[in-house]
This is a predicted structure of a 329-nucleotide part of an RNA (large-subunit ribosomal RNA, domain IV) from a groundwater metagenome.
Its mean pLDDT, the model's own confidence on a scale to 100, is 89.
The full RNA is in RNAcentral, with records from SILVA.
Context: one part of a larger RNA
RNA sequence: CGGUGUUGAAGGAACUCGGCAAAUUGCUCGCGUAACUUCGGGAUAAGCGAGGCCUGCCCGCGCGCAAGCGUGGACGGGUGGCACAGAGCAGGGGGUAGCGACUGUUUACUAAAAACACAGGGCUCUGCGAACGCGUCUAGCGGACGUAUAGGGUCUGACGCCUGCCCGGUGCCGGAAGGUUAAGAGGAGAGGUGCAAGCCUUGAAUCGAAGCCCCGGUAAACGGCGGCCGUAACUAUAACGGUCCUAAGGUAGCGAAAUUCCUUGUCGGGUAAGUUCCGACCUGCACGAAUGGCGUAACGACUUCCCCACUGUCUCCAACACCGGCUCA
Numbered sequence: 001c002g003g004u005g006u007u008g009a010a011g012g013a014a015c016u017c018g019g020c021a022a023a024u025u026g027c028u029c030g031c032g033u034a035a036c037u038u039c040g041g042g043a044u045a046a047g048c049g050a051g052g053c054c055u056g057c058c059c060g061c062g063c064g065c066a067a068g069c070g071u072g073g074a075c076g077g078g079u080g081g082c083a084c085a086g087a088g089c090a091g092g093g094g095g096u097a098g099c100g101a102c103u104g105u106u107u108a109c110u111a112a113a114a115a116c117a118c119a120g121g122g123c124u125c126u127g128c129g130a131a132c133g134c135g136u137c138u139a140g141c142g143g144a145c146g147u148a149u150a151g152g153g154u155c156u157g158a159c160g161c162c163u164g165c166c167c168g169g170u171g172c173c174g175g176a177a178g179g180u181u182a183a184g185a186g187g188a189g190a191g192g193u194g195c196a197a198g199c200c201u202u203g204a205a206u207c208g209a210a211g212c213c214c215c216g217g218u219a220a221a222c223g224g225c226g227g228c229c230g231u232a233a234c235u236a237u238a239a240c241g242g243u244c245c246u247a248a249g250g251u252a253g254c255g256a257a258a259u260u261c262c263u264u265g266u267c268g269g270g271u272a273a274g275u276u277c278c279g280a281c282c283u284g285c286a287c288g289a290a291u292g293g294c295g296u297a298a299c300g301a302c303u304u305c306c307c308c309a310c311u312g313u314c315u316c317c318a319a320c321a322c323c324g325g326c327u328c329a
Stems, first nucleotide, its partner, number of pairs: 001324008010315002014313001019310001027051005036041001038158001052079005058073006080084001092308004097303002099300002104116002120156007132142003159295004164225003169222002171218005178213003184207002189202005226244005253287001254284001265281005
């Protein structure tokens, strides 16, 4: 000097990105427990008290014929200590908001999460030698010794209230017409050769599928969901009007948000003082409805802010124990 511990005056988060770390709490019994809630919960909520030993009486349980032995409990009296759940083991608590319903799962060795999964919801494919997958794309196998209340794919993600408008583009589905269209069919003709019969080339019309074009449907399919100008008897604003464009111009709900650039927006709350936080406002740079929207009790080694308790985190460091380093012998 360092490591691991123990203790510490006064203060008590002033430390710090952040109470990280440490401290506090911790058991049993009695009392007592809020909002909210899916009525289960939240709850060990929070908070308060008691606890040793001796002794008396009462009540239970086991064994026993009984005497009794063992063991548990309630109540009363007394008594010692600084301290009685006397060591060790053994929840700090409360409030707020975000995200995810939940228990689970995960980057074996820097990420445990708001990521994945999940019950539940939707769309779609599949009638069985199923769809789909594996396979020299053969046999065969899985699917499944299953059969649409089944199986596959995909999206969403408990629950509650809901899930608007657009089918122009892309995709998918449907469409006995029409257009285009391959091989093939067809042979009008043309050419070569041959005396010829023929042989060999070439070849127009016409008939030819799916596909594409075309006509419809479909958004819990991929996706998309406007601009400018004017207008009310203060001002401001614009229910109202005009105009251009579009397939249609963003409904409900939410909103400076895990989304807000300007921005530390503005107002309110909390602090003596608050770029964070909470509640509002809405001017949404650039929320928005199963790439789900908004809520939500319970849950979380998640994230944010605040409070109580507690503390060497700090003001500001010190001592002690053990271990190591260093120096000297």